[in-house]
RNA sequence: GGGCCUGUAGUUCAAUGGUAGAACGCAUCAUUUGCAAUGAUGAGGUUGAGAGUUCGAUUCUCUCCAGGUCCA
Repeated sequence: GGGCCUGUAGUUCAAUGGUAGAACGCAUCAUUUGCAAUGAUGAGGUUGAGAGUUCGAUUCUCUCCAGGUCCA
C1' cells in the first nucleotide's frame, strides 16, 4: 500500500427496512439474625462519525475513524 471481516447498554451478543431486546452485571424492594441464593420492580443506548437512498435506516450505498485478519 491492497483485499476481507467487525464496531449496538458496564460486559457478551440479538434484532433479514416498520416500537432497539436478551443474559450477566448495577439499583430498590420482598425473603434471611446476617450473607448467599431466589422472586418482583427499575435505571442504564445520540446503534463508531458524517453524508446519501427511502414515507421510514441498526439494516441498503458512499466516505472517514478504530480494531482484527490475509497478501505484498
A computed fold for a 72-nucleotide RNA from a Patescibacteria group bacterium, annotated as transfer RNA. The sequence is in RNAcentral, with records from ENA and MGnify. Lineage of the source: Bacteria > Bacteria candidate phyla. Rfam family: tRNA. Gene Ontology term of the family: triplet codon-amino acid adaptor activity.